[in-house]
Context: one part of a larger RNA
């Protein structure tokens, strides 16, 4: 290389856009590059293989043949691929109407609660735990009533419900904006799929500058526990958590399941549309999602089962015993932390 694989054994890239490349719907005609046919030339000899011959046999030697799967040339074929020209509408897209939505960005607004402050009432405790103590409190706390400030998050609704490519998205209003679904007609006419590089997005933590800081809370301090307790529990509490701008680029970034397309029993829920029927309770059907079970089939089993892990096709990524190691070195990126790429010796 061939071959075998990637839900859980090693293995799907975190996600998208897209370059090269690979692959590509129906139909007519043409060309003849791939493809196919026979022909000609060439494919040295020796060797291998087959049939003979010579050494008494064999090894060995020797004659002939076959083979040399290849290349070149000319001729021919035209189904398939390719290319050219023309046509088509079932893929894809555009226009128009309608619908659902925590999709994204910006501005503003609201109530509950915590905390702090101010004032009133009020008095000796509060808080916390398994039990305590540290802590707070007669300089009047906790409790309770009124007021104020400020920050963060939005209870109920809430749903194997919705939206988004993924990360993710949840109070309300307005502005800007992306996508999806659905209906019927018209239009374009293969414009498609995938996608090495590349570019962009990317939770949390972390970093830079400036702001903000109610609650929570790494570090830290104290109190307990304990043989010890650099912990678990308690009282405090700084970074951080929040905002703006700029970095970082990772994750059990998970459905541990790449994207697209086609085909293959049923049954039961649910979300958004369309159509039909209705006794207005509902029923049927279709489509796009989202769940449960399950036939065939698949699977080592577990399980999967039209949202496939079934049956196939196209393209990409990845795996090849454990440790060493996602490490060293080098390179690229980063302010740093570190990230990406990625071995070997040795060892079992």
């Nucleotide at each position: 290389c061939u071959g075998g694989g990637c839900g859980u054994a090693a293995a799907g890239g975190g996600c998208g856009c897209g370059u090269a490349g690979g692959u590509g719907g129906u139909u007519a005609c043409g060309u003849a590059a791939g493809u196919c046919a026979g022909a000609u030339g060439u494919g040295a000899a020796a060797g291998c293989c087959c049939c003979g011959g010579g050494c008494u046999c064999a090894a060995c030697c020797u004659g002939g043949g076959a083979a040399u799967u290849g290349c070149a040339u000319a001729u021919g074929a035209a189904a398939c691929u390719a290319c050219g020209u023309g046509a088509c509408u079932a893929g894809a897209g555009u226009a128009c109407g309608a619908u659902a939505g925590g999709g994204g960005g910006g501005a503003g607004u609201g109530g509950a609660a915590u905390u702090u402050c101010c004032g009133g009432u009020g008095u000796a405790g509060c808080g916390g735990u398994g039990a305590a103590a540290u802590g707070c409190g007669u300089a009047g706390a906790u409790a309770u009533c009124g007021g104020a400030a400020g920050g963060a998050a939005c209870a109920u609704c809430a749903g194997u419900a919705g939206c988004g490519a993924a990360g993710g998205c949840g109070a309300c209003u307005c502005c800007c904006u992306g996508g999806a679904u659905u209906g019927a007609u018209a239009c374009u006419g293969a414009c498609a799929c995938u996608g090495a590089g590349g570019c962009g997005c990317g939770a949390a933590a972390g970093c830079g500058u400036g702001g903000g800081u109610a609650g929570c809370g790494a570090a830290c301090a104290g109190g307990a526990u304990u043989a010890g307790a650099u912990a678990c529990c308690c009282u405090g509490g700084u970074a951080g958590u929040c905002c703006a701008c700029g970095c970082c680029g990772u994750a059990a970034a998970c459905g541990a399941u790449g994207a697209g397309a086609a085909c293959u029993a049923g049954c039961c829920g649910u979300u958004g549309g369309g159509c039909c029927c209705u006794u207005c309770g509902g029923g049927g059907u279709u489509u796009a999602g989202u769940g449960g079970c399950g036939c065939a089939g698949c699977u080592a089993a577990c399980g999967c089962g039209a949202u496939a892990a079934g049956u196939u096709c196209u393209c990409c990524g990845c795996c090849u015993g454990g440790g060493g190691a996602g490490u060293a070195c080098g390179g690229c990126c980063g302010c740093a932390a570190g990230g990406c790429u990625a071995a070997a010796a040795c060892u079992c």
A computed fold for a 348-nucleotide part of an RNA from an uncultured bacterium, annotated as small-subunit ribosomal RNA, central domain. RNAcentral holds the full RNA, with entries from ENA and SILVA.